This is a predicted structure of a 105-nucleotide RNA (Guanidine-I riboswitch aptamer) from Fictibacillus enclensis.
Of the family's consensus pairs, 100% are formed in the model.
RNAcentral holds the sequence, with entries from Rfam and Ribocentre.
The prediction has a mean pLDDT of 83.
Its Rfam family is "Guanidine-I riboswitch aptamer". Rfam 15.1 lists 1,509 matches to the family in 1,281 species. From the family's description: This family represents a conserved RNA structure found upstream of the ykkC and yxkD genes in Bacillus subtilis and related genes in other bacteria. Gene Ontology term of the family: regulation of gene expression.
[in-house]
RNA sequence: AAAAAAGCUGUCUAGGGUUCCGUUUAAAGCGUCACUUUAAAGUCUGGUCCGAGAGAGAGCGUACAGCAGCCGCUGUAUACACGGAAGGAUAAAAGCCUGGGAGAU
Numbered sequence: 001a002a003a004a005a006a007g008c009u010g011u012c013u014a015g016g017g018u019u020c021c022g023u024u025u026a027a028a029g030c031g032u033c034a035c036u037u038u039a040a041a042g043u044c045u046g047g048u049c050c051g052a053g054a055g056a057g058a059g060c061g062u063a064c065a066g067c068a069g070c071c072g073c074u075g076u077a078u079a080c081a082c083g084g085a086a087g088g089a090u091a092a093a094a095g096c097c098u099g100g101g102a103g104a105u
Stems, first nucleotide, its partner, number of pairs: 007060003011056002015050002020047002022044001023041007061078007080100001082103001086098003
């Protein structure tokens, strides 16, 4: 800036791995406590981080009705939703994306 109307955005959670922090282990250094450096471990509880169409709440929007009538305000509604495998991104993975997909009813 534009779009959308089983709409969009944001917060949180289920969940997720290992870039960073932390933790633990090993080695080395200085020294003999501690601290520093290197390496490893996510089958390390955690912090940062990612995170749901079919999870939670909220905001905006939309539709209808009424009021007002200059901009607008109020109310109601915003339903339902079983679901592989394989692949993709990021450091890596996942109910992330492909995907309200393929299928099923």